[in-house]
RNA sequence: GGGCGUGUAGCUCAGCGGUAGAGCGGAUGUCUUAUACACAUCUGGCCAGAGGUUCGAAUCCUCUCGCGCCCA
Numbered sequence: 001g002g003g004c005g006u007g008u009a010g011c012u013c014a015g016c017g018g019u020a021g022a023g024c025g026g027a028u029g030u031c032u033u034a035u036a037c038a039c040a041u042c043u044g045g046c047c048a049g050a051g052g053u054u055c056g057a058a059u060c061c062u063c064u065c066g067c068g069c070c071c072a
Stems, first nucleotide, its partner, number of pairs: 001071007010024004018055001025043006048064005
């Protein structure tokens, strides 16, 4: 330098153009002598950035940036 993949909650990851989700985590409560477990409720995001297409974009297109792999 070229190609491919990837970037979404504190972490690991889903998400088919139509209200952004799960598990773990954190907080509170019930329970317990207490902790843990269990259960209930709550807490959570300008979807890497910019532009474009569209009535509508995390999702499609372009560029940029970060990371990984391959080729040279």
Background
Transfer RNA from a Nanobdellota archaeon, 72 nucleotides, folded computationally. Lineage of the source: Archaea > Nanobdellati > Nanobdellota. The prediction has a mean pLDDT of 83. It matches the Rfam family "tRNA". Rfam links the family to the GO term triplet codon-amino acid adaptor activity. By type it is a transfer RNA.